[in-house]
């Protein structure tokens, strides 16, 4: 410098090939409840914002581009792993 895998929410982790049914599975934690003389297990219900609720809104490393539509489909760029080269 060249291949390759991959960045998705408070961690971790699927989804991406094959666009729509995705605020995005499923575990961890975090909150409320139930159940226990109690804690720990375990069930239940929630966990982006806004609404009391129907609902709306806005997200996938960043920035653009294709489309009616973009985590998914193209292009640049950062980043991290691994592998090769380079190392006078």
């Nucleotide at each position: 410098g060249c291949a390759u895998a991959g960045g998705u929410a408070g961690c971790c982790g699927a989804g991406c090939c094959a666009g729509g049914u995705c605020a995005a599975a499923g575990g961890c934690g975090c909150a409320g409840g139930g159940u226990u003389u109690a804690g720990g297990a375990c069930c239940c219900u929630g966990u982006c914002u806004c609404g009391u609720a129907g609902g709306a809104g806005u997200u996938c490393g960043c920035a653009g581009g294709u489309u009616c539509g973009a985590a998914u489909c193209c292009u640049g760029c950062c980043c991290u792993g691994u592998g090769c080269a380079c190392c006078a």
The RNA shown here (transfer RNA) has 88 nucleotides and comes from Candidatus Hikarchaeia archaeon HikBin5. The source organism's lineage runs through Archaea, Methanobacteriati, Methanobacteriota and Candidatus Hikarchaeia. The coordinates come from a structure-prediction model, not an experiment, and the mean pLDDT is 81. Rfam family: tRNA. The sequence was found in a public genome assembly.